The RNA shown here (c-di-GMP-I-GGC riboswitch aptamer) has 85 nucleotides and comes from a Bacillota bacterium. Of the family's consensus pairs, 91% are formed in the model. The sequence was found by an Rfam model in a public genome assembly.
């Protein structure tokens, strides 16, 4: 350094429920704990989710991220421990 214990010291926080933003997806923030070795950070490529503005439509709709999602992968950059290998 790889790696990841019935280790030791913490950490974080899913659903859901109250507030508050937002058209919505989602998000802040208390409670709350599914669970997580990076469930810290970062929208870089993907892939999902919304579609308000905008297009097209006689209407129903339908298209469309420049919007969210890092607890959906890869990818970066950064950290706590040191058991077996």
């Nucleotide at each position: 350094u790889c790696c990841g214990a019935u280790a030791a010291a913490g950490g974080c926080a899913a659903a859901c429920c109250u507030g508050c933003c937002g058209a919505a997806a989602g998000g802040c923030a208390g409670g709350g704990a599914c669970g997580c070795a990076a469930a810290g950070c970062c929208a870089a490529g993907g892939g999902u989710c919304u579609a308000a503005a905008g297009c097209u439509c006689a209407c129903c709709a339908g298209c469309c991220a420049u919007g969210a999602u890092a607890g959906c992968c890869u990818g970066g950059c950064u950290g706590c421990c040191g058991a077996a290998g």